[in-house]
RNA sequence: GAUUGCAACAUCCCCGCAGGCUGGGCGAAGCACAAGCUUCGCAGCGAGCCGGCUGCAAUC
Numbered sequence: 001g002a003u004u005g006c007a008a009c010a011u012c013c014c015c016g017c018a019g020g021c022u023g024g025g026c027g028a029a030g031c032a033c034a035a036g037c038u039u040c041g042c043a044g045c046g047a048g049c050c051g052g053c054u055g056c057a058a059u060c
Stems, first nucleotide, its partner, number of pairs: 001060007013046001014044001016053002019050004023045001025042007
């Protein structure tokens, strides 16, 4: 360096880093008789997926 499998490191466990997509949650505004819909914003969203990076192990 390549491939494969992973997240040891964490003030219980889970959680490596920063993004993107899908779908949720919460808040605000607007629309609507209503059910509800749209837009914008917020966050440890304990949901899924994608590629990038860091680190670990094995093999070459």
The RNA shown here (nadA riboswitch) has 60 nucleotides. Of the family's consensus pairs, 100% are formed in the model. It matches the Rfam family "nadA riboswitch". Rfam classes the family as a small RNA. A reference for the family is Huang et al. (2020), "Structure and ligand binding of the ADP-binding domain of the NAD(+) riboswitch", RNA.